Molecule: RNase P RNA; transfer RNA
Organism: Sphaerochaeta sp.
RNA sequence: AAGGUAGGCUAGAUGAUCGCGGGCGGCUUGAAGCCGCUUGAGGAAAGUCCGGGCUCCAUAGGACAUGACGCCGGGUAACACCCGGGAGCGGUAACGCUAUAGAGAGCACCACAGAAAAGAUACCGCCGGUUUCCGGUAAGGGUGAAAUGGUGGGGUAAGAGCCCACCGCACCACUGGCAACAGGGGUGGCAGGGUAAGCCUCGUCAGGAGCAAAACCAAGCAGCAGGUGGGUGGUCCGCCCUGAUCCUGCGGGUCGGUUGCUGAAGGGCCUUGGCAACAAGGUCCUUGGAUAGAUGAUCAUCAGAUACAGAACCCGGCUUAUUGCCUGCCUUGUCU
RNA sequence: GCCCUUGUAGCUCAGUCGGCAGAGCACCACCAUGGUAAGGUGGGGGUCAACGGUUCGAUUCCGUUCGAGGGCU
Numbered sequence: 001a002a003g004g005u006a007g008g009c010u011a012g013a014u015g016a017u018c019g020c021g022g023g024c025g026g027c028u029u030g031a032a033g034c035c036g037c038u039u040g041a042g043g044a045a046a047g048u049c050c051g052g053g054c055u056c057c058a059u060a061g062g063a064c065a066u067g068a069c070g071c072c073g074g075g076u077a078a079c080a081c082c083c084g085g086g087a088g089c090g091g092u093a094a095c096g097c098u099a100u101a102g103a104g105a106g107c108a109c110c111a112c113a114g115a116a117a118a119g120a121u122a123c124c125g126c127c128g129g130u131u132u133c134c135g136g137u138a139a140g141g142g143u144g145a146a147a148u149g150g151u152g153g154g155g156u157a158a159g160a161g162c163c164c165a166c167c168g169c170a171c172c173a174c175u176g177g178c179a180a181c182a183g184g185g186g187u188g189g190c191a192g193g194g195u196a197a198g199c200c201u202c203g204u205c206a207g208g209a210g211c212a213a214a215a216c217c218a219a220g221c222a223g224c225a226g227g228u229g230g231g232u233g234g235u236c237c238g239c240c241c242u243g244a245u246c247c248u249g250c251g252g253g254u255c256g257g258u259u260g261c262u263g264a265a266g267g268g269c270c271u272u273g274g275c276a277a278c279a280a281g282g283u284c285c286u287u288g289g290a291u292a293g294a295u296g297a298u299c300a301u302c303a304g305a306u307a308c309a310g311a312a313c314c315c316g317g318c319u320u321a322u323u324g325c326c327u328g329c330c331u332u333g334u335c336u
Numbered sequence: 337g338c339c340c341u342u343g344u345a346g347c348u349c350a351g352u353c354g355g356c357a358g359a360g361c362a363c364c365a366c367c368a369u370g371g372u373a374a375g376g377u378g379g380g381g382g383u384c385a386a387c388g389g390u391u392c393g394a395u396u397c398c399g400u401u402c403g404a405g406g407g408c409u
Stems, first nucleotide, its partner, number of pairs: 001332009012302007020040009042308001046319002049317005054210004061237004066206005071085005086100001087098004101201002106199002108195003123141002125137005149167006168190001169188004174183003214259004223250005229241003266285008337408007346361004355392001363379005385401005
């Protein structure tokens, strides 16, 4: 210097003029207007993909179904998130990825090709015989994404875990580790292909709906028909409410206001514990709340330019979009 | 704002437990007709919305993104 990899910061600033939402104060006055001060979007406010708070469903109990997740330990209100570790895979490396339990319970599928696609089989080949055929074999060839442990030696008619050594695999105890797992040792000739993001098995978790939830005030209206009752989620049990003030359908009325609504599992700094995520303690700070929906526009200066994008109950994550910059590490090349 | 459904040829739609993507209409050529339509024969046309993952193999299974439609006061 180039390429790569991991992490972090930032999201134009200042001034002038005009304008908008909220809060406070003042004035005018009839319920609104004016003036002043103050405050006013994000790292993703987005997608709505997960998890929770909160509210309602009279209680949220049991079973089945259904769904989600899936190595181990920890963190958390909780999670499919985060941290640390193990194993496997990719990369020269830094480092990254993994829906990482079970195919030694069962079912299903594996096109074409191939003899045979999973408990069987023999196309070419090899060997033997009584040679148009029969038997043995699974070395070698061929098909396929995948073919019944691998390499070497012994053995044999030819071959084969048939036997042996090493590797792999399964089981057994031992050692280290909380554990996943790792290590060396012994036993067994070998269980026997793949798919569980096909059904499934095992384990853990989940009652449902969502602020257009829900509660209250005001105004207004017209009832009719049906019901072998109604309640929350798919079913059942249990439980509860009732016999019309209930449920369903059609019709009628309203298209207003208040609460929920923003001080929260909040944030900054320091100390302590912990490898870390995080927790505990101390101290400081207050930071949108609309309801047709505010947070903007123009000009000037800073050399120049301004990416993705706009809260609608609130938080923790994930994913996606995107500007400018900084730092650590790795590889290669060049120079000293 | 919240909650659902959906994307396959020019148009309307099929495609199930994964194995070469189909139908009808439309289009093109030919036959037939004096000519046109109807009719007959043959043919072309698809990144299965996009990008990743699982798998030997993905329209199909899983995730993310994009587009379209619907419901709730």